Background:
A computed fold for a 73-nucleotide RNA from Bacteroides sp. SM23_62_1, annotated as transfer RNA. The prediction has a mean pLDDT of 82. It matches the Rfam family "tRNA". By type it is a transfer RNA. About the family: Transfer RNA (tRNA) molecules are approximately 80 nucleotides in length. RNAcentral holds the sequence, with entries from ENA.
RNA sequence: ACGGGUGUAGCUCAAUUGGUAGAGCAUUGGUCUCCAAAACCAAAGGUCGGGAGUUCGAGCCUCUCCACCCGUG
Numbered sequence: 001a002c003g004g005g006u007g008u009a010g011c012u013c014a015a016u017u018g019g020u021a022g023a024g025c026a027u028u029g030g031u032c033u034c035c036a037a038a039a040c041c042a043a044a045g046g047u048c049g050g051g052a053g054u055u056c057g058a059g060c061c062u063c064u065c066c067a068c069c070c071g072u073g
Stems, first nucleotide, its partner, number of pairs: 001072007010025004019056001027043005049065005
């Protein structure tokens, strides 16, 4: 330099053909207990890597940039 992949909650990851952004763990509160742990119930937590475009509507499509991983030379 070129090709491919990944980027979504604190962490690990989903989201079918473009149509309400979710799960598990963690965190916080509650129930239980003499106290804790475990278990159960509930809550909070998101610029969907940045920017632009297409569209009535974008996590998803297009362009560009950034970070990381793999490959070719």